[in-house]
Context: one part of a larger RNA
This record gives sequence, structure tokens and C1' cells, in this order.
RNA sequence: UGACGGGGACCCGCACAAGUGGUGGAGCAUGUGGUUUAAUUCGAUGCAACGCGAAGAACCUUACCAAGACUUGACAUCCCGGGCAAAGCUAUAGAGAUAUAGUGGAGGUUAUCCCGGUGACAGGUGGUGCAUGGUUGUCGUCAGCUCGUGUCGUGAGAUGUUGGGUUAAGUCCCGCAACGAGCGCAACCCCUAUCCCUAAUUGCUAACAUUAAGUUGAGGACUUUAGGGAGACUGCUAUUGUAAGAUAGAGGAAGGCGGGGAUGACGUCAAAUCAUCAUGCUCUUUAUGUCUUGGGCUACACACGUGCUACAAUGGCUGGUACAAACUGCUGCAAACUCGCGAGAGUAAGCGAAUCAGAUAAAGCCAGUCUAAGUUCGGAUUGGAGUCUGCAACUCGACUCCAUGAAGCCGGAAUCACUAGUAAUCGUAGAUCAGAAUGCUACGGUGAAUACGUUCUCGGGUCUUGUACA
Repeated sequence: UGACGGGGACCCGCACAAGUGGUGGAGCAUGUGGUUUAAUUCGAUGCAACGCGAAGAACCUUACCAAGACUUGACAUCCCGGGCAAAGCUAUAGAGAUAUAGUGGAGGUUAUCCCGGUGACAGGUGGUGCAUGGUUGUCGUCAGCUCGUGUCGUGAGAUGUUGGGUUAAGUCCCGCAACGAGCGCAACCCCUAUCCCUAAUUGCUAACAUUAAGUUGAGGACUUUAGGGAGACUGCUAUUGUAAGAUAGAGGAAGGCGGGGAUGACGUCAAAUCAUCAUGCUCUUUAUGUCUUGGGCUACACACGUGCUACAAUGGCUGGUACAAACUGCUGCAAACUCGCGAGAGUAAGCGAAUCAGAUAAAGCCAGUCUAAGUUCGGAUUGGAGUCUGCAACUCGACUCCAUGAAGCCGGAAUCACUAGUAAUCGUAGAUCAGAAUGCUACGGUGAAUACGUUCUCGGGUCUUGUACA
């Protein structure tokens, strides 16, 4: 100087408390451990691994296994020899890779294209993240981490950065052997809440016509869209204080950081990643490389994590009816119409989209019914029949219809999230994607309860004290 303390003082955080809803019990989905397996590819492992890499494993992907093949190679450069011949298509053999035959006719002919050969080499998702770059997580959006000069100390170092206040903040004020400065904080950026100006189509509709309908004329007022501005600064008033500031109020759409995002200091964990990529060393080279078919990654006594659906009447079912935002669409979105109980099929208008389409939002509201029951709750499981995607749904897809109707009556110890348009609840869209979400990311609708307080638990910050620790 740090680190640590079941030392002290002060302060903060959904940290506790006060509340709300869950998890832990059930069924299923998904990830992991374990076990099994020819293989169940690899990585991630307290917080900070476990709906994680994977924004999507039927083949492919794919790295794993079995079998069948190739060896200058699937891919790159160089050298030598040959060339009217490559891809594709057809036939035969084969599981296919491939081989043979026919057809075919690109590119090249200075051989840059094809075939064969020689070796230099290619190749490796082989090893080492404890050799590395880059990237990322975490403490933590915590308020800290340092430097120059000066001063003090033999020195390590100290001072500044401590003290008194204040703040979300090393934020600011006052004081002070310090005076300044840098990286952080804040602000500058984006979205959102109000108003103004400009613009007015594909959007909008107050007035005038018109229509079934903003449908059409018309209009730019309104809404909205998207470009520019205004606006909030403790600016004003009062109280308080030396000041910084604090408290209350006015005005205001908004008030004291208005709400949210992006933004992550010096560093810590030899944290994670050699399987995104790059890369040293090392290993391999008729194989640890490459191609193919099939299988596996989907196994299942069990254990754990994360979710979904429930156990019902604040509900289930049936009929009617209202109101969003955001997003996507040409190998695409597909209206309307017809057929089908339905998943869907047929046909087909419009739209590269403020124009057309996906697209009915759902919870809600209005009626009716069920009447406390393992039920008209709940939907697992299983049988049958189908639809769609795709060479192909057996291993192993999603969805539909009929039948079946399991566990489950609110969950032990324990444990998690959340302070406001939040929790809870309700639907909608997107990425990936041929198909395949209860996951993820975004969007809006409805919309709470509680916070006395800081004794205690956990984490963090500042000062101080003890130490046989570094």
C1' cells in the first nucleotide's frame, strides 16, 4: 500500500421488509447430468453452464458410427505430357459414390478449359483458450481509476482523491500543501410525451355535393405521416442554507436525471471461445484428409434447471358484437368465388405495397347454458381416417377430423421475479425457415397491490481500526 475480520461509523441496491404473481407437487415441451449405445459429435459447469453456441438435426446441415470407395486428392498455385473435348441428359450394373456405353456440345486452342502424370504441396470441426490476436461474459452503468508539477517521508509511499455539507454520481459547494489535468459520471445521439412551421399521396374528412362504403368530386381545417424548430433551465415565487442544494407552490403537455434505449473507466476471474474467424507450436498425410448410402445427434430405470398447459364458476362452452400497435411479402403475400365438418384443395384479381395481401386481434361487452362433479374442468396417452411441405415423413415433421379420455382439486423443506403503464393477464408479428416453437426478439390491449423503515440476510461504495496474510 492492499486484502481480510462472526471490528466500528456513514451510505446505496427489489438486498431485506411491505405486497403481487410464480417455481418446488401433476402432465407435456426443452436443455443438462447420468446411464445406455456401433455412435448417442463437440463445446458451455456457482453467481456469470443447463429454451446456452443452435435465428430452427427427416436427407443436407454433421463435426459422430457402420459399410462401400478415392489417394496431388472435394479446394489453391507451379511443372511435364496429351486433347476435339467438359457439364448435362439417356441406358446398364450398383444402396449410392462410381464405372461403362450412347448423346451432347460450353470454355479453351499463345492452351488460363479438360484428361493423365511427377512432386513441391493441398487438407484436418485433430491437440494446446495455461503460447496468442480478435470477440464476449462478470463485478457494474458500481463511482471509481490515474497522471504532471509541487510539497512531505531515508524509503516503500503519502498528499491531491482526506475533512464539513450535498448529489443518482470523485455531482457540486466550502475548507485545506497543494495547483492543475486525463479516463470514467453528466451532456452531446436515438425513441417517446406537448405545441408550432413546411408538405399533402397511396393517408385524413370539418364544410359543400355524391355513394352501399372517404366510394367519387372537392378540401388541408382535423388525424396521421416525415423534415425542421420551440419547449424544462431549480428559470419564477416562498421558506431554509455562507454556498452547493433541499422543501413547498405557481404556471405548464411534461418538474427537478420527465420515461426508455444506445453508451460499460483502470482492472479482476491463467473466466469463455483454437468448433465463427485468424494464428505460434505440435500431431496426422493410401489418413486424424475426401466422397457416398444408411444410422445416430430424437436412446431412457433415474436426477436437476428453464418453460407451457392445468387443477376451474373472477370459470368452461355456444351465439352475437367492439377497439390496436408493430411487422412481412415476387422462388413471395394471396383477396373474392367454388368444393371439403376441417387441416386444406381448385381457380384467380390485386400488390415490389401509407394503394394490394397476410388480417377475423384476443382478453372485453351483450345474451344463453353448465351448478360444484374428477364434471360440459383438464387435456396427456392411444386407435382409426386424412391434409400439407418435401426425392423421401419407418427410425424422426407439423396440422386436421372421429373416438379415447390419464395425472391433476393449488403443491414439503426451500426458492425466484417485480416499485407503474411496472407486475399480472390477453392476443399480434418477425428472424431462422421447403416443412417443423410452449423458445427467442419485437408490438400493442386491459391493468393492480405495497414500500413503516434499514435491526437482520446478500452484494457494493467511502472513511477508520486490528492483523502472525501478500